[in-house]
Molecule: transfer RNA
Organism: Emericellopsis cladophorae
């Protein structure tokens, strides 16, 4: 240089156009308990990597940058 894929809360991760982006797993608080763990109920934490397009609506569909893997030369 070339082709292919991935990027969503701290982490991992589901979500192929439509109403508050869901789950673990971490974190804080509550109940439990003599105390710790475990259990259990509750809350915070997401500009869905950036930009632009197309749609009446975009995490998603196109197009380009970024960063990362894998091949091939």
């Nucleotide at each position: 240089g070339g082709u292919c894929g991935a990027c969503u809360g701290g982490u991992c991760u589901a979500g192929u156009g439509g109403u508050c982006a869901g789950g673990a797993u971490g974190u804080u608080c509550g109940c439990u308990u003599c105390a710790c763990a475990c259990g259990c109920g509750a809350a915070a934490g997401g500009u869905c990597g950036c930009g632009g397009g197309u749609u009446c609506g975009a995490a998603c569909c196109c197009c380009g940058c970024g960063u990362u893997g894998a091949c091939c030369u």